């Protein structure tokens, strides 16, 4: 970097360095930022994808757990676009993240 499956309105923040952008990409809205973005670092925390234990059972299912491998810790993936239905909202697609696998 292709592919496959699964999730994506829940959760979880503080210190140092640094200094002007950021919220993934295009376009519009709205929004976060010198009371300090974005990026490194440290430490804590969230969740439960891999994963630990049981128990059932037969390779899945339920509890419980969190040592280790990731993941995230502003606002639904901040929202909208394309499609259907309705009459501005539901569902879908498509793009994206993020795990687990396969080449």
């Nucleotide at each position: 970097u292709u592919g496959u499956u699964a999730u994506c309105a829940a959760g979880a923040a503080a210190g140092g360095c640094c200094g002007a952008g950021g919220g993934a990409a295009u376009a519009g809205a709205c929004c976060c930022g010198g009371a300090g973005a974005a990026g490194c670092c440290u430490u804590a925390g969230c969740a439960a994808c891999c994963c630990u234990u049981u128990a059932c059972u037969u390779u899945g299912u339920a509890a419980a757990g969190a040592a280790g491998g990731u993941g995230c810790u502003a606002a639904a993936u901040u929202c909208u676009a394309c499609c259907a239905u309705u009459u501005u909202a539901u569902g879908g697609a498509u793009a994206g993240a993020u795990a687990a696998c396969c080449a």

A computed fold for a 103-nucleotide RNA from Lutibacter sp. B1, annotated as SAM riboswitch aptamer (S box leader).